[in-house]
RNA sequence: CAUCUAGAGGGGUGGAGGGACUGGCCCAGUGAAGCCCCGGCAACCACUUCGAGCUUAGGUUCGAGGGGAGGUGCCAACUCCAGCAGGUCGCCAGCGUAGGACCUGAAAGAUG
Repeated sequence: CAUCUAGAGGGGUGGAGGGACUGGCCCAGUGAAGCCCCGGCAACCACUUCGAGCUUAGGUUCGAGGGGAGGUGCCAACUCCAGCAGGUCGCCAGCGUAGGACCUGAAAGAUG
C1' cells in the first nucleotide's frame, strides 16, 4: 500500500482444547489444538498478452486481461458478532439509567 459479505475437507496420528485479545456467542470424546499424507479453493507474487506514459537503449511504471506446472495464503459461522466515534429507529419509562436493531467511519487483527 492492497484485500478481507465469494470460494474450498477427507484420512492418519494425537487426546482437550479451539475460534488473535476482552465480553458474548459458538465449535469440540459423534474426537479440539498440534503434526503427517492426500485433495480442494482462490489468484497476492512468479509467468504471460494488450494498451498508455517515461526512457538513448536495456528497461520501467500504470491500467485491463490470461494463467493454475512454480512461491505464499486459505478450506465452521461476514475478520463469527461487538469493542472506539458519529448517526437513524423504535421500546420501556417519567427523568433513571440499562438494554436493543440498523447504517457509516475508525481501531485492532489476518493475508499478500

About this RNA:
A computed fold for a 112-nucleotide RNA from a soil metagenome, annotated as SAM riboswitch aptamer (S box leader). It matches the Rfam family "SAM riboswitch aptamer (S box leader)". Gene Ontology term of the family: regulation of gene expression. Rfam describes the family as follows. The SAM riboswitch is found upstream of a number of genes which code for proteins involved in methionine or cysteine biosynthesis in Gram-positive bacteria.